The RNA shown here (transfer RNA) has 85 nucleotides and comes from an uncultured Clostridia bacterium.
Its Rfam family is "tRNA". Rfam's curators write: Transfer RNA (tRNA) molecules are approximately 80 nucleotides in length. It is annotated as a transfer RNA.
The sequence was found in a public genome assembly.
The coordinates come from a structure-prediction model, not an experiment, and the mean pLDDT is 80.
RNA sequence: GCCGGUGUGGUGGAAUAGGCAGACACAAGGGACUUAAAAUCCCUCGAACCACAAAUUCGUACCGGUUCAAGUCCGGUCACCGGCA
Numbered sequence: 001g002c003c004g005g006u007g008u009g010g011u012g013g014a015a016u017a018g019g020c021a022g023a024c025a026c027a028a029g030g031g032a033c034u035u036a037a038a039a040u041c042c043c044u045c046g047a048a049c050c051a052c053a054a055a056u057u058c059g060u061a062c063c064g065g066u067u068c069a070a071g072u073c074c075g076g077u078c079a080c081c082g083g084c085a
Base pairs, nucleotide, nucleotide: 001084002083003082004081005080006079007078010026011025012024019068028044029043030042031041032040046058047057048056061077062076063075064074065073
């Protein structure tokens, strides 16, 4: 230099002939149970906005494009892994 693969919460990791983003698990926080703990059970767990909540908007490495609609398709860039030279 060329080719291919991968990039999604705090972590692992789903979601692909475009259609509710984050299933499920782990970790974390709160509660129940207990004399207390462990185990078990229940709830919460991206951001902005917001007194709280709800509603709304944004959020899939980054920048653009196509589309009513993009994690997914197209172009470019970056990082990592592998192959070829």